Description:
The part of an RNA shown here (large-subunit ribosomal RNA, domain II) has 680 nucleotides and comes from Candidatus Tremblayella princeps. RNAcentral holds the full RNA, with entries from ENA and SILVA. Its mean pLDDT, the model's own confidence on a scale to 100, is 86.
Context: one part of a larger RNA
RNA sequence: GUCAGCGACUUAUGUUCGGCAGCGAGCUUAACUCAAUGAGGGAGGCGUAGCGAAAGCGAGUCUGACAAGGGCGCUGUAGUUGCCGUGCAUAGACCCGAAACCAGGUGAUCUACCCAUGGGCAGGAUGAUGGGGCGUUAAGCCGCACCGGAGGUCCGAACCCACUGACGUUGCAGAGUCAGGGGAUGACUUGUGGGUAGGGGUGAAAGGCCAAUCAAACCUGGAGAUAGCUGGUUCUCUCCGAAAGCUAUUUAGGUAGCGCCUCGUGUUUUUUGCUCCUGGAGGUAGAGCACUGUAGUGGCCUUGGGGUCCGAGAGGACUACCUUGCCAUAGCAAACUCCGAAUACCGGGGCAGCAUAAGCAUGGGAGACAGACGCAGGGUGCGAACAUCCUGCGUCCAAAGGGAAACAACCCAGACCACCAGCUAAGGUCCCAAAGCAUGGCUAAGUGUGGAACGAUGUGGGCCGGCUCUGACAAUCAGGAGGUUGGCCUAGAAGCAGCCAUCCUUUAAAGAAAGCGUAACAGCUCACUGAUUUAGCCGGCUUGCGCGGAAGAUGUAGCGGGGCUAAGCCACGCACCGAAGCUGUGGACGCACGGAGUGUGCGCGGUAGGAGAGCGUUCCGUAGGCCGGCGAAGGGAGGCCGGAAGGCCUCUUGGAGGUAUCGGAAGCGCGAAUGCUGAC
Numbered sequence: 001g002u003c004a005g006c007g008a009c010u011u012a013u014g015u016u017c018g019g020c021a022g023c024g025a026g027c028u029u030a031a032c033u034c035a036a037u038g039a040g041g042g043a044g045g046c047g048u049a050g051c052g053a054a055a056g057c058g059a060g061u062c063u064g065a066c067a068a069g070g071g072c073g074c075u076g077u078a079g080u081u082g083c084c085g086u087g088c089a090u091a092g093a094c095c096c097g098a099a100a101c102c103a104g105g106u107g108a109u110c111u112a113c114c115c116a117u118g119g120g121c122a123g124g125a126u127g128a129u130g131g132g133g134c135g136u137u138a139a140g141c142c143g144c145a146c147c148g149g150a151g152g153u154c155c156g157a158a159c160c161c162a163c164u165g166a167c168g169u170u171g172c173a174g175a176g177u178c179a180g181g182g183g184a185u186g187a188c189u190u191g192u193g194g195g196u197a198g199g200g201g202u203g204a205a206a207g208g209c210c211a212a213u214c215a216a217a218c219c220u221g222g223a224g225a226u227a228g229c230u231g232g233u234u235c236u237c238u239c240c241g242a243a244a245g246c247u248a249u250u251u252a253g254g255u256a257g258c259g260c261c262u263c264g265u266g267u268u269u270u271u272u273g274c275u276c277c278u279g280g281a282g283g284u285a286g287a288g289c290a291c292u293g294u295a296g297u298g299g300c301c302u303u304g305g306g307g308u309c310c311g312a313g314a315g316g317a318c319u320a321c322c323u324u325g326c327c328a329u330a331g332c333a334a335a336c337u338c339c340g341a342a343u344a345c346c347g348g349g350g351c352a353g354c355a356u357a358a359g360c361a362u363g364g365g366a367g368a369c370a371g372a373c374g375c376a377g378g379g380u381g382c383g384a385a386c387a388u389c390c391u392g393c394g395u396c397c398a399a400a401g402g403g404a405a406a407c408a409a410c411c412c413a414g415a416c417c418a419c420c421a422g423c424u425a426a427g428g429u430c431c432c433a434a435a436g437c438a439u440g441g442c443u444a445a446g447u448g449u450g451g452a453a454c455g456a457u458g459u460g461g462g463c464c465g466g467c468u469c470u471g472a473c474a475a476u477c478a479g480g481a482g483g484u485u486g487g488c489c490u491a492g493a494a495g496c497a498g499c500c501a502u503c504c505u506u507u508a509a510a511g512a513a514a515g516c517g518u519a520a521c522a523g524c525u526c527a528c529u530g531a532u533u534u535a536g537c538c539g540g541c542u543u544g545c546g547c548g549g550a551a552g553a554u555g556u557a558g559c560g561g562g563g564c565u566a567a568g569c570c571a572c573g574c575a576c577c578g579a580a581g582c583u584g585u586g587g588a589c590g591c592a593c594g595g596a597g598u599g600u601g602c603g604c605g606g607u608a609g610g611a612g613a614g615c616g617u618u619c620c621g622u623a624g625g626c627c628g629g630c631g632a633a634g635g636g637a638g639g640c641c642g643g644a645a646g647g648c649c650u651c652u653u654g655g656a657g658g659u660a661u662c663g664g665a666a667g668c669g670c671g672a673a674u675g676c677u678g679a680c
Stems, first nucleotide, its partner, number of pairs: 001680006011091005017085007026046003032040003050057002060072004094232002097229001101222006112196009121186001123155003126151001130147002133144003159183003163180005198214001200210003235614006245258005260367001261365007272355004276349005286339001287337002292333003296329005304322002306319005371396010401412003416587004421583003427577003430562003436574002439571004448564001454548002458545010475532005481505003486500003511526001514525003589603005615669001617666005625659003634653008
């Protein structure tokens, strides 16, 4: 891992509501008793009256001094017992699962430390205190060689340890092996016996060790501890079908009330929704500047200040300055408003229209209170986020089908079943791949088939202006002069470093010069003019489609691919394809109309969840029946039937039991729980 077997909403008591049944202003017994499937037993319980905290009073009562008023009741009586079902409560209460807590015991054969008594340490090295001798000295100190053999001394086996590396890593081994390493007379090591015990021991201290277990050992018990947490929870079909919100919470992944789902009952014809008509409240969008603020320009003179000037002062005059106010002009605002929509919201109307009945009330049962994305209106954020927080709508959630290459949320569209029938939606119609043609334009970039500011004689359309046969634009030929090297400046400054001026003349035309150039000149162009040639030329605005801007990591890789110059884009037309949509034909089911049948209409995606109807398993009654050696159950195979769970038949195996029907009772249905046991 697979297969087989086992494996989870139970039971008791109480209570609530519902169904069925008995009796009914009553209903019912419990323990227990007896001659016991029966009878007895009325203690007790619930109901028949309420109100009050109570005493208590009573169709009333409480409050209140009384009355009044007010609160809760009465004046239309239905309960109770049993069985079954549902929820809840108390119990382990659907099942499995802790980390832990407590109690009583068992452990120091491992290991920590201690006690008692024993054992072990090859060999080599060093040479402390001390000692006698000699030398020396006045005596000493001291010196010399020798003796001696100290030490948590040195080197190094046994022994003890475990620093490094490799190997080993389903090992030789639940900690090892190999090669090296450290200690090796000591705070050494070791044998045997003994001691200390779990909030306790022991610890040269690492929270170490206390039997491969230690921030509190192990065993048994309390015990099915508790688990707002995770996982799992077993047959079928039918009807409806959510929520991920508000409020509260030692609350935030839990729970409760309400909202939303479901089932019953009541209301039962207009209470509901939409449309239409009609009446409202409002301060958003927009707009505006009348207020509150904010920001700009001009003016006036008004306010105050600064500055300048006049004046002895008083005071006055002026002012490219600031400023109050006013006027004109032009803006901005969530917390501004002289204004002010559309929607949305609230109400009213008619036996109006549309809707398969929704609405409201009440009782039983829930689930849910992690939502997600898209579009629109906003807050936060960086007008970042597959971000976050609200409001409205949609979809997913709980929705399959078609499209978007693939793609919960986008577009189309809501799957009861069958069909080798038809029509459409989105989207498509060259091939992959079902279906296409026609007309007029645009694009040349494979743009299409990603991308901005910005840049550009790309190209199509529209508009405007200028020049032009008295010849434009471009090109070619020629001219482009004189005063003059203008003046100044300067070493120089001659059109062309710089400053000032920028005239006059000759002319068809020619600047006191637009650029290159020189040290300065020179030189080459330009403006300007003539000629040649000849018919359009130049500029701007706007718009369609294109161009550049454009760099990434496995391999083209930014049309799904092939490929396309239309098979791209714009406009227009007709046709076709295309879904589980719609239609057709047949069938099943639900609801309504219905007393019922025929039938008609409408409906039938679905998670949590509510409601309903069934299938099967084991056992019991039916059953002293029925089936069974002329072959039961069980196993294997095939066929048939049913809407499903399933059922029936035949053959075969098997070899002795099985059980219809209608009822009853449950250890009643497995694929999942890192499920349990077994097999392979």